The RNA shown here (transfer RNA) has 72 nucleotides and comes from Brevinema sp. RNAcentral holds the sequence, with entries from ENA. Model confidence (mean pLDDT): 83 of 100. The source organism's lineage runs through Bacteria, Pseudomonadati, Spirochaetota, Spirochaetia and Brevinema.

[in-house]
């Protein structure tokens, strides 16, 4: 230098055109002597940043960024 995979709440991870599941942690509540453990609720991501494509893009196209893995 070429060729590929990824970057989604604080973690981790589903979704591949019609506005994002789920677990974990958090906070509240019920239980409890109790701040655990269990059960119930509840906040939290404009999907890495720009463009374009499209009524409509997390998703499809282009360049870039990081991160990894072959190759050379």
């Nucleotide at each position: 230098g070429g060729c590929g995979u990824g970057a989604u709440g604080g973690c981790c991870a589903a979704g591949u055109g019609g506005u994002a599941a789920g677990g974990c942690g958090u906070c509240a509540g019920u239980c409890u002597c109790g701040u655990a453990a269990a059960c119930u609720g509840a906040a939290g991501a404009u999907c890495a940043a720009g463009g374009g494509u499209u009524c409509g893009a997390u998703c499809c196209c282009c360049a870039u960024u990081c991160a990894u893995g072959c190759c050379c």

Source information
Rfam family: tRNA. Its family is annotated with triplet codon-amino acid adaptor activity in the Gene Ontology.